Molecule: Bacterial RNase P class A
Organism: Actinomycetales bacterium
RNA sequence: UGAGUCAGCCAGACGGUCGCGUUGCAGGUAUUUCGAUAUCUGUGCCGAGGAAAGUCCGGACUCCACAGAGCAAGGCGGUGGGUAACGCCCACCCGGGGUGACUCGCGGGAUCAGUGCCACAGAAAGCAAACCGCCGCAGCGUGCUGCGGUAAGGGUGAAACGGUGGUGUAAGAGACCACCAGCACGCCAGGUGACUGGCAUGGCUAGGCAAACCCCGCCUGGAGCAAAACCGAAAAGGGAAACGCUUAAGAGCUGCUCGUUCAAGUUUCUGGGUAGGUUGCUGGAGGCCCGUGGCAACGCGGGUCGUAGAUGGAUGACCGACGCUGGCGCGAGGGUAACCGCGCUCCAGUACAGAAUCCGGCUUAUUGCUGACUCAUCCG
Numbered sequence: 001u002g003a004g005u006c007a008g009c010c011a012g013a014c015g016g017u018c019g020c021g022u023u024g025c026a027g028g029u030a031u032u033u034c035g036a037u038a039u040c041u042g043u044g045c046c047g048a049g050g051a052a053a054g055u056c057c058g059g060a061c062u063c064c065a066c067a068g069a070g071c072a073a074g075g076c077g078g079u080g081g082g083u084a085a086c087g088c089c090c091a092c093c094c095g096g097g098g099u100g101a102c103u104c105g106c107g108g109g110a111u112c113a114g115u116g117c118c119a120c121a122g123a124a125a126g127c128a129a130a131c132c133g134c135c136g137c138a139g140c141g142u143g144c145u146g147c148g149g150u151a152a153g154g155g156u157g158a159a160a161c162g163g164u165g166g167u168g169u170a171a172g173a174g175a176c177c178a179c180c181a182g183c184a185c186g187c188c189a190g191g192u193g194a195c196u197g198g199c200a201u202g203g204c205u206a207g208g209c210a211a212a213c214c215c216c217g218c219c220u221g222g223a224g225c226a227a228a229a230c231c232g233a234a235a236a237g238g239g240a241a242a243c244g245c246u247u248a249a250g251a252g253c254u255g256c257u258c259g260u261u262c263a264a265g266u267u268u269c270u271g272g273g274u275a276g277g278u279u280g281c282u283g284g285a286g287g288c289c290c291g292u293g294g295c296a297a298c299g300c301g302g303g304u305c306g307u308a309g310a311u312g313g314a315u316g317a318c319c320g321a322c323g324c325u326g327g328c329g330c331g332a333g334g335g336u337a338a339c340c341g342c343g344c345u346c347c348a349g350u351a352c353a354g355a356a357u358c359c360g361g362c363u364u365a366u367u368g369c370u371g372a373c374u375c376a377u378c379c380g
Base pairs, nucleotide, nucleotide: 001376002375003374004373005372006371007370008369009368012322014320015319016318017317018316020047021046023044024043025042026041027040028039029038030037031036049352053363054362056361057360058359059358060357061224062223063222064221073220074219075218076217077216078092079091080090081089082088093107094105095104096103097102108215109214114213115212116209117208118207131154132153133150134149135148136147137146138145139144140143162180163179164178165177166176167175181205183202184201186199187198188197189196190195228279229278230277231276238270239269240268241267242266243265250262251261252260253259286305287304288303289302290301291300292299293298323350324349325348326347327346329344330343331342333340334339
């Protein structure tokens, strides 16, 4: 210098002119139960994020349900810690990738709990299997056919039942032997543990898939701030009380008359629900600093800081001069060198995106900077 790996930080700032939301103060207007409320104007303070996003996990909070136990259903899954909790985080183990810094893993069980599946190709895909080849026998048309043996060689495949060498054989084969790899069980040592190392024995070799059923262990009530609580009109309809004119219409007591009750209508009161309003609403498992325990995640102690709370949903727009990043050019420097800062002019860029009950995570989008480390190259 180039290419990378990991971690952390920032998310421009100043002035001017308009503009928006919450709230304090002052003033005007309207209503008023004289406490205030509504609205308008002026002015002061404050006014998005690292992801506010996706709404994928986990909680707080609210309402509903709930003796206890089990089943079902769903989720999680190396080990040890952290946490309010988690599918998150930290450290380690095992396995994969990378020359390396480092990184990735939906990482329990597939020898004996059982069942199932393994596309295409291939003769054969789970317990064996004979397409070519090799060997033996028989036949004859003498290089073919049939039968049998053979998993060493070829071919197919993601995967073909340990590897190398030898003995052996008709040809072969863990059939047997040596070494190596791997498996099971036992013992010893280290570790809290996952696991690791060593020794001995055994049988000679055991395929993959559980994000297929299933088995094992652990966890889980349901709905969600449009939760939920309170206040509550107007109009209509429901209920209650009072009045209820009679020439009249209707119904019941009755077959008829009278009578009486209901009833039409008016007034007053009123339960429930709707519109609307208020609360929930933001001080939080909060941030920062110091000390302390821990490898770390994180815990403990002390100090300190502090108004976003909208609801047809505010937090913005324009102009000027800067800052930052990149590029061309010019100038003056540093260094033995490879090379490296600095100043000026011009040009370009200055992201992703926006709260809606609140936190902890994950994932995705995205601007710039810094530090540590790795590899390669160049110079001395």